RNA sequence: AAAGUUGAUUAGAUGACCGCUUCAUAAUUGAAGAGGAAAGUCCGAACUCCAUAGGGCAAAAUGCUGGAUAACAUCCAGUCCUGGUGACGGGAAGGAAAGUACCACAGAGAAUAUACCGCCAUGAGCAUCGAAAGGUGCUGAUGGUAAGGGUGAAAAGGCGGGGUAAAAGCCCACCGCGUAAAUGGUGACAUUUACGGCAUGGCAAACCCCAUUUGGAGCAAGACCAAAUAGGAAGUCAAUAGAGUGGCCCGCUUCAUGACUUCGGGUUAGGUCGCUUGAGGAUUAUGGCAACAUACUCCCUAGAUGAAUGGUCAUUACCUCUUUUUAAGAGGACAAAAUUCGGCUUAUUAUCAACUUUGGAU
RNA sequence: CGGGGCGUAGCGCAGGUGGCUAGCGCAUCUGCUUUGGGAGCAGAGGGUCGCCCGUUCAAAUCGGGCCGCCCCGACCA
Numbered sequence: 001a002a003a004g005u006u007g008a009u010u011a012g013a014u015g016a017c018c019g020c021u022u023c024a025u026a027a028u029u030g031a032a033g034a035g036g037a038a039a040g041u042c043c044g045a046a047c048u049c050c051a052u053a054g055g056g057c058a059a060a061a062u063g064c065u066g067g068a069u070a071a072c073a074u075c076c077a078g079u080c081c082u083g084g085u086g087a088c089g090g091g092a093a094g095g096a097a098a099g100u101a102c103c104a105c106a107g108a109g110a111a112u113a114u115a116c117c118g119c120c121a122u123g124a125g126c127a128u129c130g131a132a133a134g135g136u137g138c139u140g141a142u143g144g145u146a147a148g149g150g151u152g153a154a155a156a157g158g159c160g161g162g163g164u165a166a167a168a169g170c171c172c173a174c175c176g177c178g179u180a181a182a183u184g185g186u187g188a189c190a191u192u193u194a195c196g197g198c199a200u201g202g203c204a205a206a207c208c209c210c211a212u213u214u215g216g217a218g219c220a221a222g223a224c225c226a227a228a229u230a231g232g233a234a235g236u237c238a239a240u241a242g243a244g245u246g247g248c249c250c251g252c253u254u255c256a257u258g259a260c261u262u263c264g265g266g267u268u269a270g271g272u273c274g275c276u277u278g279a280g281g282a283u284u285a286u287g288g289c290a291a292c293a294u295a296c297u298c299c300c301u302a303g304a305u306g307a308a309u310g311g312u313c314a315u316u317a318c319c320u321c322u323u324u325u326u327a328a329g330a331g332g333a334c335a336a337a338a339u340u341c342g343g344c345u346u347a348u349u350a351u352c353a354a355c356u357u358u359g360g361a362u
Numbered sequence: 363c364g365g366g367g368c369g370u371a372g373c374g375c376a377g378g379u380g381g382c383u384a385g386c387g388c389a390u391c392u393g394c395u396u397u398g399g400g401a402g403c404a405g406a407g408g409g410u411c412g413c414c415c416g417u418u419c420a421a422a423u424c425g426g427g428c429c430g431c432c433c434c435g436a437c438c439a
Base pairs, nucleotide, nucleotide: 001358002357003356004355005354006353007352008351009350012316013315014314015313016312017311018310020033021032022031023030024029035334039345040344042343043342044341045340046339047218048217049216050215054250055249056248057247059214060213061212062211063210064078065077066076067075068074079093080091081090082089083088094209095208099207100206102202103201116149117148118145119144120143121142122141124139125138126137127136128135129134157175158174160172161171162170176198177196178195179194180193181192182191183190184189222273223272224271225270232263233262234261235260236259237258242254243253244252265438266437267436280299281298282297284295285294286293287292318332319331320330321329322328323327363435364434365433366432367431368430369429372388373387374386375385381419390406391405392404393403394402412428413427414426415425416424
């Protein structure tokens, strides 16, 4: 210098004028007023209603270990596997020896293994050599074999040696695999030793099995008040029933001028509460590798609903571009609360730090 | 705020229990037919299966995350 990896911070500032929303005030007036993602609505909770959330089936989610947390599919620290030269990154990572299914095409054979070519043995026929014994070649038959060829993503341990008619874990060494023990570790797991000659290929983001977890709905939850009407019509339900209850059954609660469904009607999709002090934030100290926890002190920071949070001017910080270059001009992302939090994912501006690889200079 | 569905050729749709060239109709192009056009017949071209990542030997199809489009849900009586 180039190409990268990881982490952190930032999302301009000040003043004047004109406006908007909320709160306080008798009034003048004063105070406060979007984000790191407010987004997607993908997880987890708070809160509210229905039993105080109960039992069974079904269904769904999660799935290495230890910890953090209110909780989680999140976070931290590790184990193993895997991608990268490396910094570093990724992993829905239990079970295929409970059972079922699938593995196209190609290939002899695709999961009870298999014999197409090849290699070897036996006996037969033919040809040929030979005095004979017998040898060589070809053809088809029976048997052995899984070394070699070929197919495929995958061919039933790999490689080397011995062995054999030819071969083969048939035997042996090393590696892999499995079982057991010991040691280290809280644990996932790692290391070592001994034994087994090797039996059970892949796929569970196919069904399934195992373990753990989950009741449902969501601020359009829910409570109260007001106005209006055709105070309407049709249908269903008579207690072994209906509704609450949203997959089913049980259970529970509730009901007669009743409940539900559909159609029609009314309301500016009305008003008030829920609504913002909360698992809140900041500094310091302590404990912990860390996530995080504890203690002290300080702070209060939107609450709209036709949905506010804006516009203009001046000065100025940083970056980029252009030009008439010690100056002037232009531009500066993604996007905007809607009950509230903790995460994840996605979009996006600028800067800094640490580290890696390659090349060059000293 | 909550719930549901869809995305495959220029247009409208199949295929979705993974596999053999991803198909059908209309449209487009070429040739034949006709005096010429239409219709008809024969043939051809045209696809990042919305995008990215993963599982698998293999993904339009299975799983996850994004993007875009469409639909439904108020209260009173």
Model confidence (mean pLDDT): 75 of 100. Two RNAs folded together computationally: RNase P RNA and transfer RNA, 439 nucleotides in total. Rfam match: Bacterial RNase P class A. Rfam's curators write: Ribonuclease P (RNase P) is a ubiquitous endoribonuclease, found in archaea, bacteria and eukarya as well as chloroplasts and mitochondria. Rfam links the family to the GO terms ribonuclease P activity, tRNA processing and dimeric ribonuclease P complex.